């Protein structure tokens, strides 16, 4: 040095104006960009996470049972915990260099569900949640 298991901390941005009865949802203009990789810094490469969804483990509660001997079996109904899988957006030119779809310059483009007097990346909700991972501590191995 590197391993395995525990345990603290931290882990997501961003709105004005116009019309209207009514819209931070439309129209015009703005603004925002999680986490690890990468010969060189990335919303758009290459992976990961969060909603949602199928299906397999564990496990609580509950209901049924002539299954019949029990710290229970076998169904249902529900709740939490995990594992695989499914969905899951969007870049191009033209410079520099040894190297960049990452840097500069020019133009694009992208954005989960639910709610809403009107259609949401930006507003409310779930969520004071989970969460890629980040950082430090223990303990064993070594």
């Nucleotide at each position: 040095a590197a391993g395995u298991g525990c345990u603290c901390a931290c882990g997501g941005g961003g709105u004005c104006g116009g019309u209207g009865u009514a819209a931070u949802u439309c129209c015009g203009a703005a603004c925002c960009g999680g986490c690890g990789g990468u010969u060189a810094u990335a919303g758009u490469c290459c992976g990961c996470g969060a909603a949602c969804c199928u299906c397999g483990g564990g496990u609580g509660c509950u209901c049924a049972u002539u299954c019949u001997u029990c710290u229970g079996g076998u169904g249902g109904g529900u709740g939490c915990c995990u594992g695989c899988g499914g969905c899951c957006g969007a870049g191009c030119c033209g410079g520099u260099g040894a190297a960049a779809c990452u840097c500069c310059g020019g133009c694009a483009c992208c954005g989960a569900c639910a709610g809403u007097c009107a259609c949401a990346g930006u507003c409310u909700g779930g969520a004071u949640g989970a969460g890629a991972g980040u950082c430090a501590g223990c303990a064993c191995u070594g």
A computed fold for a 142-nucleotide RNA from Pseudoclavibacter soli DSM 23366, annotated as FMN riboswitch aptamer (RFN element). The prediction has a mean pLDDT of 81. The sequence was found by an Rfam model in a public genome assembly. The model forms 100% of the base pairs in the Rfam consensus.